[in-house]
């Protein structure tokens, strides 16, 4: 230097062109004599410009970061 690949909540992970699920965490309540689990409800997210498109988390390009392969 080439080439591939991955980026999603505090953390971990699924998803796919039409408002992103789950788990963990964390408040509230329920339950208890009191916790603990248990249940129930709330907050919390698509790496970042730019293109296509009625619509981009998803395609396309091109930056950053991280991982692999060759030279």
């Nucleotide at each position: 230097g080439g080439c591939u690949u991955a980026g999603u909540a505090u953390u971990c992970u699924a998803g796919u062109g039409g408002u992103a699920g789950g788990a963990u965490g964390u408040u509230c309540g329920c339950u208890u004599c009191g916790g603990a689990a248990g249940c129930g409800a709330g907050c919390g997210g698509c790496u970042c410009a730019g293109g296509u498109u009625c619509g981009a988390u998803u395609c396309c390009u091109g930056g950053c970061u991280g991982g692999g392969c060759c030279u």
Molecule: transfer RNA
Organism: Rotaria sp. Silwood1